[in-house]
Context: one part of a larger RNA
């Protein structure tokens, strides 16, 4: 290589979307390339396997057969693959009608809470801590009343609740927009599945222009604690955190579980539709989601168990002792940080 794996032992790509292949649904007819059969030729000998032989046996050695699993002709089958041609609804998909929902993007608008600014009121503290201390404060602070400003961020509703591929979405309102679901059965007619390369999104932190900047707070200042204390703990504070744009392309990007399709006991919650029956305001029953136990089965065990980690199929990605090491060296990519793709000596 094969084989055997990938929830946690190594190993599912962060997610999509879709090219090249790969793989595919139910009749008919046909071709005959895969297949399957008969014949011809060829597949040198030696070798190697059978028989009978030759040297007194045997190694050794002759004859025949066999083997040479292949090829190349041609004559035939027509079930599976495939190719052509015409048909078909059960996958898929369009159209209708209908309710769900932090699904996206812009625009506007709201009340609470901070911080700041003015003014009143007022007077010695105040703020922090395990305890201080630095800090603020008689130039009138904390508090307290009124006015104003700016940011950001939406309590209560709020749910193993909801939507979205992932990432990730929470105040109201509009405007424009994407997907799912129910039902119904009009319409196409396999148009499916996956999916190397590729292109798209892709938290939070960085970076590049310009804004904006209340609160928060890496770096840093300072007081404390300590033996020290480059920390925790105070009290200040700058990127940054918002916004527009472009770059960046990684996350424990986790269900650590890849994507589609079928099939396998049950029971109990919750979301969204549906149909009707009845013991009529609830049970039964029927989808599509989220969730908890649990049989078989499966698992090394832990567990998973129709939302499988079971039975099965198709397709993609990955793994092959540990460190060296996601480094080095080349190459792509970035404006840098850096990413991606990725090794060897060695040495246990």
């Nucleotide at each position: 290589c094969u084989g055997g794996g990938u929830g946690u032992a190594a190993a599912g790509g962060g997610a999509g979307c879709g090219u090249a292949g790969a793989c595919g649904g139910u009749g008919u007819a046909u071709c005959a390339a895969g297949u399957c059969u008969g014949a011809a030729g060829u597949g040198a000998a030696a070798c190697c396997c059978c028989a009978c032989g030759g040297c007194u046996c045997a190694a050794c050695u002759g004859u025949g057969g066999g083997c040479u699993u292949g090829c190349u002709u041609u004559g035939g089958a027509a079930a599976c693959u495939g190719g052509u041609a015409g048909a078909c609804u059960a996958g898929a998909g369009u159209a209708c009608u209908g309710g769900a929902g932090a699904g996206g993007u812009a625009a506007g608008c709201g009340g609470a809470a901070u911080u700041c600014c003015u003014g009143g009121u007022g007077u010695a503290g105040u703020a922090g801590u395990g305890a201080a201390a630095u800090g603020c404060g008689u130039a009138g602070a904390u508090a307290u009343c009124a006015g104003g400003a700016a940011g950001a961020a939406c309590a209560u509703c709020a749910g193993u609740g909801g939507c979205g591929a992932a990432g990730g979405c929470g105040g109201c309102u509009u405007a424009c927009u994407g997907g799912a679901c129910a039902g119904c059965a009009a319409c196409u007619g396999a148009c499916g599945u996956u999916g190397a390369g590729g292109c798209u999104c892709g938290a939070a932190g960085g970076c590049g222009u310009g804004g904006g900047g209340a609160g928060c707070a890496a770096a840093c200042a300072g007081g404390a604690u300590u033996a020290g204390a480059u920390a925790c703990c105070c009290u200040g504070g700058u990127a940054g955190u918002c916004c527009a744009c472009g770059c960046a392309g990684u996350a424990a990007a986790c269900g650590a579980u890849g994507a589609a399709u079928a099939c396998u006991a049950g029971g109990u919650g919750u979301u969204g539709g549906g149909a009707g029956a009845c013991a009529u305001a609830g049970u039964c029953u029927u989808c599509a989601g989220u969730g908890c136990c649990g049989g078989c089965g499966c698992u090394a065990a832990c567990g998973c168990a129709a939302u499988a980690a079971g039975u099965a199929u198709u397709c993609c990605a990955c793994c092959u002792g540990g460190g060296g090491a996601g480094u080095a060296c080349g190459u792509u990519c970035g404006c840098a940080a850096g990413a991606a793709u990725g090794a060897a000596a060695c040495u246990c």
This is a predicted structure of a 348-nucleotide part of an RNA (small-subunit ribosomal RNA, central domain) from an uncultured rumen bacterium.